[in-house]
Molecule: transfer RNA
Organism: Cyanobacteria bacterium P01_E01_bin.42
RNA sequence: UGCGGUGUAGCUUAACGGUAAAGCCCUCGGCUGAUAACCGGGUGACUAUGGGUUCAACUCCCAUCGCUGCAA
Repeated sequence: UGCGGUGUAGCUUAACGGUAAAGCCCUCGGCUGAUAACCGGGUGACUAUGGGUUCAACUCCCAUCGCUGCAA
């Protein structure tokens, strides 16, 4: 420099163009003599940034940024 992949909660991952879900973590309660395990509830992401298309965008298009693979 060229061609791709990827960016969503503190972490790891979901989400046919139609109100963003789960596990771990955290927190409250139950259970226990107590702890762990187990059971129930709760908080938390305007989706890397900026535009475009659309009635409606995590999703489609463009540019930029970060990470990453391949080629030179």